[in-house]
RNA sequence: GCGUCGUUCGUCUAGUGGUUAGGAUCAAAGCCUUCCAAGCUUUGGACUGGGGUUCAAAUCCCCAACGACGCA
Numbered sequence: 001g002c003g004u005c006g007u008u009c010g011u012c013u014a015g016u017g018g019u020u021a022g023g024a025u026c027a028a029a030g031c032c033u034u035c036c037a038a039g040c041u042u043u044g045g046a047c048u049g050g051g052g053u054u055c056a057a058a059u060c061c062c063c064a065a066c067g068a069c070g071c072a
Stems, first nucleotide, its partner, number of pairs: 001071007010025004018055001026044006048064005
């Protein structure tokens, strides 16, 4: 330099055009308990950036950034 793949809550992960962006973990509050732990309930938190296609984009297309792998 060229090609392929990937980027979603603090962390891990599901989601192949219309899901309320889901789950686990985490944090806070409450319940329970003599107290703690465990358990239960509620709440909080995310689509790498920009542009395009579409009535509608995390999802399709283009460019960029970062990462992994391969070729030279």

Description: The RNA shown here (transfer RNA) has 72 nucleotides and comes from a Nanobdellota archaeon. The prediction has a mean pLDDT of 80. It matches the Rfam family "tRNA". Rfam's curators write: Transfer RNA (tRNA) molecules are approximately 80 nucleotides in length. By type it is a transfer RNA. The source organism's lineage runs through Archaea, Nanobdellati and Nanobdellota.